[in-house]
RNA sequence: GGGCCCGUAGCUCAGGGGUAGAGCACUGGACUUUUAAUCCAGGUGUCUGGGGUUCAAUUCCCCACGGGCUCG
Numbered sequence: 001g002g003g004c005c006c007g008u009a010g011c012u013c014a015g016g017g018g019u020a021g022a023g024c025a026c027u028g029g030a031c032u033u034u035u036a037a038u039c040c041a042g043g044u045g046u047c048u049g050g051g052g053u054u055c056a057a058u059u060c061c062c063c064a065c066g067g068g069c070u071c072g
Stems, first nucleotide, its partner, number of pairs: 001071007010024004018055001026042005048064005
């Protein structure tokens, strides 16, 4: 340098056109002498950036950036 895949919550990941969710973690409360465990409540996010298509883009297209695999 070429090809392919990926980028979404603190972490691991879903969602593939109609303003985003799960598990773990975290915060508050209940219970407990206290802690842990258990139960209840809470999503905390410029969906990597810019442009395009569209009534509408996390989703489709292009470019860039970052990461992984691979070929030379």